[in-house]
RNA sequence: AGGUCAAGGCGGGCAAGCGCCCGGUGUACUGGGUCAGGUCCGGAAGGAAGCAGCCCCCGCUGGUCACGCUUGGGUCGCAUUUGGCCUUCCACC
Numbered sequence: 001a002g003g004u005c006a007a008g009g010c011g012g013g014c015a016a017g018c019g020c021c022c023g024g025u026g027u028a029c030u031g032g033g034u035c036a037g038g039u040c041c042g043g044a045a046g047g048a049a050g051c052a053g054c055c056c057c058c059g060c061u062g063g064u065c066a067c068g069c070u071u072g073g074g075u076c077g078c079a080u081u082u083g084g085c086c087u088u089c090c091a092c093c
Stems, first nucleotide, its partner, number of pairs: 001087007009078004014072006021063006031056004039048003
């Protein structure tokens, strides 16, 4: 100096899991909010509790383009990274 192997660094990409998002569904007692109808109090005005329904929280389940996090290497690329092995040339002893 060249070749080769392995590790490390940086940048992409792939896969899986979780999150975000969407759908379905659940809560007897005692999750929260709003409470049709009806009920109760009242002479009245009005008030009280509150079922169904709806919304939210939470749980379960299914899905998921992209995005975020974690993990993974026989994934791809880059270079003034580190080390091993082989070959050649030169210098010194």
A computed fold for a 93-nucleotide RNA from a Holosporales bacterium, annotated as Bacterial small signal recognition particle RNA. The sequence is in RNAcentral, with records from ENA. Rfam family: Bacterial small signal recognition particle RNA. Rfam links the family to the GO terms signal recognition particle, plasma membrane targeting and SRP-dependent cotranslational protein targeting to membrane, signal sequence recognition. Its Rfam clan is "SRP clan".